Predicted 3D model of a 1396-nucleotide RNA (small-subunit ribosomal RNA) from an uncultured bacterium.

RNA sequence: AGAGUUUGAUCCUGGCUCAGGAUGAACGCUGGCGGCGUGCCUAACACAUGCAAGUCGAACGAAGCUUGACGGUGGAACUCUUCGGAGGGAAACCUGAUAUGACUUAGUGGCGGACGGGUGAGUAACACGUGAGCAACCUGCCUUUCAGAGGGGGACAACGACUGGAAACGGUCGCUAAUACCGCAUGAUAUGUUCGGAUGGCAUCAUCUGAACAUCAAAGAUUUAUCGCUGAAAGAUGGGCUCGCGUCUGAUUAGAUAGUUGGUGAGGUAACGGCUCACCAAGUCGACGAUCAGUAGCCGGACUGAGAGGUUGAACGGCCACAUUGGGACUGAGAUACGGCCCAGACUCCUACGGGAGGCAGCAGUGGGGAAUAUUGCACAAUGGGGGAAACCCUGAUGCAGCAACGCCGCGUGAAGGAAGACGGUUUUCGGAUUGUAAACUUCUUUUCUUUGUGAAGAAACAAAUGACGGUAGCAAAGGAAUAAGCAUCGGCUAACUACGUGCCAGCAGCCGCGGUAAUACGUAGGAUGCAAGCGUUAUCCGGAUUUACUGGGUGUAAAGGGAGCGCAGGCGGGACUUCAAGUUGGAUGUGAGAUGUCAAGGCUUAACCAUGGCACUGCAUCCAAAACUGUAGUUCUUGAGUGGAGUAGAGGUAAGCGGAAUUCCGAGUGUAGCGGUGAAAAUGCGUAGAUAUUAGGAGGAACACCAGUGGCGAAGGCGGCUUACUGGACUGUAACUGACGUUGAGGCUCGAAAGCGUGGGGAGCAAACAGGAUUAGAUACCCCUGGUAGUCCACGCCGUAAACGAUGAAUACUAGCUGUUGGGGAGCAGAGCUCUUCGGUGCCGCCGCAAACGCAAUAAGUAAUCCACCUGGGGAGUACGUUCGCAAGAAUGAAACUCAAAGGAAUUGACGGGGACCCGCACAAGCGGUGGAGCAUGUGGUUUAAUUCGAAGCAACGCGAAGAACCUUACCUGGUCUUGACAUCCCGAUGAAUACAGUGUAAUGGCUGUAGUACUUCGGUACAUUGGAGACAGGUGGUGCAUGGUUGUCGUCAGCUCGUGUCGUGAGAUGUUGGGUUAAGUCCCGCAACGAGCGCAACCCUUAUCCUUUGUUGCCAGCGGUCCGGCCGGGAACUCAAAGGAGACUGCCAGUGAUAAACUGGAGGAAGGUGGGGAUGACGUCAAGUCAUCAUGGCCCUUACGACCAGGGCUACACACGUGCUACAAUGGCGCAUACAAAGAGAAGCGACCUCGCGAGAGCAAGCGGACCUCAUAAAGUGCGUCGUAGUCCGGAUUGGAGUCUGCAACUCGACUCCAUGAAGUCGGAAUCGCUAGUAAUCGUGGAUCAGAAUGCCACGGUGAAUACGUUCCCGGGCCUUGCACACACCGCCCGUCA
Repeated sequence: AGAGUUUGAUCCUGGCUCAGGAUGAACGCUGGCGGCGUGCCUAACACAUGCAAGUCGAACGAAGCUUGACGGUGGAACUCUUCGGAGGGAAACCUGAUAUGACUUAGUGGCGGACGGGUGAGUAACACGUGAGCAACCUGCCUUUCAGAGGGGGACAACGACUGGAAACGGUCGCUAAUACCGCAUGAUAUGUUCGGAUGGCAUCAUCUGAACAUCAAAGAUUUAUCGCUGAAAGAUGGGCUCGCGUCUGAUUAGAUAGUUGGUGAGGUAACGGCUCACCAAGUCGACGAUCAGUAGCCGGACUGAGAGGUUGAACGGCCACAUUGGGACUGAGAUACGGCCCAGACUCCUACGGGAGGCAGCAGUGGGGAAUAUUGCACAAUGGGGGAAACCCUGAUGCAGCAACGCCGCGUGAAGGAAGACGGUUUUCGGAUUGUAAACUUCUUUUCUUUGUGAAGAAACAAAUGACGGUAGCAAAGGAAUAAGCAUCGGCUAACUACGUGCCAGCAGCCGCGGUAAUACGUAGGAUGCAAGCGUUAUCCGGAUUUACUGGGUGUAAAGGGAGCGCAGGCGGGACUUCAAGUUGGAUGUGAGAUGUCAAGGCUUAACCAUGGCACUGCAUCCAAAACUGUAGUUCUUGAGUGGAGUAGAGGUAAGCGGAAUUCCGAGUGUAGCGGUGAAAAUGCGUAGAUAUUAGGAGGAACACCAGUGGCGAAGGCGGCUUACUGGACUGUAACUGACGUUGAGGCUCGAAAGCGUGGGGAGCAAACAGGAUUAGAUACCCCUGGUAGUCCACGCCGUAAACGAUGAAUACUAGCUGUUGGGGAGCAGAGCUCUUCGGUGCCGCCGCAAACGCAAUAAGUAAUCCACCUGGGGAGUACGUUCGCAAGAAUGAAACUCAAAGGAAUUGACGGGGACCCGCACAAGCGGUGGAGCAUGUGGUUUAAUUCGAAGCAACGCGAAGAACCUUACCUGGUCUUGACAUCCCGAUGAAUACAGUGUAAUGGCUGUAGUACUUCGGUACAUUGGAGACAGGUGGUGCAUGGUUGUCGUCAGCUCGUGUCGUGAGAUGUUGGGUUAAGUCCCGCAACGAGCGCAACCCUUAUCCUUUGUUGCCAGCGGUCCGGCCGGGAACUCAAAGGAGACUGCCAGUGAUAAACUGGAGGAAGGUGGGGAUGACGUCAAGUCAUCAUGGCCCUUACGACCAGGGCUACACACGUGCUACAAUGGCGCAUACAAAGAGAAGCGACCUCGCGAGAGCAAGCGGACCUCAUAAAGUGCGUCGUAGUCCGGAUUGGAGUCUGCAACUCGACUCCAUGAAGUCGGAAUCGCUAGUAAUCGUGGAUCAGAAUGCCACGGUGAAUACGUUCCCGGGCCUUGCACACACCGCCCGUCA
């Protein structure tokens, strides 16, 4: 720091999604250790049990207990001794009257239970934060200072007696103490009242000071040292109150408020105050958002971010609020009191039913709720708190331990060597690759681990004593690699790939998306990548997102300018001077708690963590200073703005009057059969009761031709005959006046097309609705026709919307030009005018600049600055609800649930269009002949079948694969057989072959038997073949043509398809290849930001048409000779012909047209003339076109069968439908007789002459020929003569009967041909449709491939030989340019509505 996703591709707009960080987390899989932290976010749900606030006997009276003292009796040990005694007083016993307490305790009394601990329900508030203020206040314990404590009194608990009650708890009487309670005295710098003085301030007042009067104190305890007590003044601490500023969302909450706002007085409070009350006034708050509703404890901070910000308020710390729900006060220095009281409610518990008890949001713990959150632990050793003089007591505060990977930090699971690159796994192109130095193995180490030993600091006092943690941390020794790795991912984003399984199934997925038989996306495995005692998922927040834009966005077409104007508030505002100092800038002071952050150095082995100091905390307040800019105040100016006076143009507005043309209607005249209507028609309609037409007259309403113009006016909507009246604005010029008076403008007010609504008029034409006629498959519709009502018109009132658009808000300034037009002014001149210049309006083009592009460009979408309005993905939806407005219709304001990953703008390339321009093609037209009707042949569909093998499917499948199914072919069916196989390679054994023939058996193959029959050799054997065997393997016309190669069809022999460099464009792309001509042609010429090139076109190739040269048999025969009259022979080389090589045609020549070009038109010459005719030749690509059954081939499938062999059957079926053909329907003909003229081919398992036989198909015999020699082989239509006479025929030949021929192992299913007989349909074919432009169509025969036999098919050959083309409007196909497009699977597209 970005990335994916809209498209065929592009740029932009815009949303969605991802990569990062974080957490009081939860869930899944896994789990070695330690340190430091953290741990009910949900039910402020209910709570069993234990503990969490007591202490003081040095305040007091008692009660209980115990011991000793004391007293009495007693007299030991021991000491002194003059040995006489004296001192000493132990043990034991007695008494509890007195006294004592290292004792204990209910009660009175004191202090503390207002701290500490918990929770976040409420609260949008002076609750909190920050900064001020109190001249309006309080403060126990603590500190300092001053002064004092004299003397009395009466009670109440406890206790005793009686007594009530189940209990809780009491009642009556009686006794009693105090540091409990109450008087009296003393008392001021206290309080109050009165009278003064000084100083200061902020209005009330404050401070200092003087005098008088009134009122108010006290308590002792213990044993000699203190602690208590009372009054006063200070301090400190802690609180109370007030104020400035800040503090969420909603206007679909706009008005709120009666103690409300203020005053006077009183009460109340520690204190100010409507805090409360009485009276008086009617205020107060609110668009700078009151009130109401929703949500929420606030902050230091935490997370994130480059920052600005956004989110958050667990833990730690400050403040607040609460303690089962609501209310209330008492006590007290302090509470309206978590573990106090009273009342009420709900709930729970006890009960003798009368009545009582309780409050875990303290620590543990339980139930419940929930995805989810711990032990009914130890200790007061430390730190701190309460009480006490103290010892001490209490302390679930706290210090520790336990549980939990919940988080952060640290460590480990070994280290070095080790290639036979082991085994195994995976994969493979079978060679290998990978797992992988990884393992094994060798050496080493012991952080961890186990055991043992030792063993702290934390303890500060006050000499001693005192440690829950804890025998913990640490240290030492021994042992042994020993005890310790998982999780997620691997299509792109995003690091990391293969195999198998699955087959739109199972599943995945954060977005795009993956899966329909070769899935790197599903599942598993191997491998890899990432992190690691964790790893993933889910949830939430920030980021990325400049996607709410202050930093830092937009509004012509993507979402977005209000329909327009006026204008209050608000915002912004011209030149000069002066003032002040609010904003602004600088300096200083105070504050911004600590923790956190950050920097430095320090302590735990390091780190997390902890501790010390500095900085920061961007803020607020006060003081001082500056005066440029903004602002305040004042003075002044004229250029912004306005006024005056002089002119100008105009469909500007309102009202009244007038005018002509036209339509319709009315009466009259003329006149007669139709009129009218339409794209073409028709019908409804009108008309013989006289229409339409025409003449003159009349009535009425509406609209104003020509002029008329990207001309004019207006703010917009809008405004058009003429005249008059009233009236708004603009412009030009002048420079007399005012002196910033300006600009924008939320709300507000006004105007506002058409349609619509209300009331009343009017109504000619037009015309929703409606009726009828047409159109149509239908047509309750459009377009069309005949009628026709609202309405359109007028007056008054309402509505308030439009693609109300320039899809472009208003005002100002600046920034190249050219050229129209409109309204004025000025100057000059050669004056119907022209030229120059200036101001206002309105157009076109065009630089700079801008823009995603299109485009805009002084009338900006440019450059600046001001104000207003509006936008934030698409749909839902301008919908619902609410509110306001409206008579209604409806308008304005204006959501959400849900749903999608896009929706959209501009431009590009294609394809497409019942868009346009140009051009071509047997595309149409003009012609000729067919198909579609009949019969038959053949192919297909369908049906049938054991099987009717398979493929081909619009053109571009259907006489197609198949250039030929009786067996074979053959792939299908039935039946019978074989299993290393019918075919290939390798190995082993046996045999010597192979092969041929014969026999047997079978439906046939397979099977069995027999006969004949061999190489090389160093004699070991080898080669080859057959047979037998085992496995590797063979085999498959099995599937996939949507896995493929090759090959083919088609658009299309259409003229196109591209590239390099350059240039243009942000880019996709464009240019070139477009344009003007021309061509069959992207053929050529010219022009041109293009210049060149390639594949195609053309040419080169074959054939045909003419000529020449060469050669001359098997071909030929002009001239010469011979002849049996046949080029037959001699001969010839001229001609035909056969090949081989050349020539020829190139718009070369002439004329015209054209641009002097390319070229076109005509002509000459020529066999042929503008590509001479025909063929071969098929660009980039399209159709997932055809073919796995020609062949090849990847996956998959079968392997005693989906392989192989054999017999028979089938592919030939037959109600029917279609395609392609043949033969016909006849006289341009049929039949009979006679007779003429080809080309190109084929031939040895062949063509087969002549001759004989047969009516014939053919048969027999057999010459010639591997071919310019022989054979197939007679060409036919044609011509001549005859016959038939328009008929189902002397047309037509199907079908059927009989008899045969040939091929073949075999013609039954199922061949072709011949003869005799039979003689069907059919008399020229509906809608529709096909081929053909010249040696063509049509017609006539001939040959060949395949092939034993079997063409009406296919391929080839020649004979005879036409008609027509005005032309390109239309149908089909194609090419180029252009235009539109919401299509790109590309119109067989996309897509809307209804129904299911």

It matches the Rfam family "Bacterial small subunit ribosomal RNA". Rfam links the family to the GO terms structural constituent of ribosome and ribosome.
The prediction has a mean pLDDT of 83.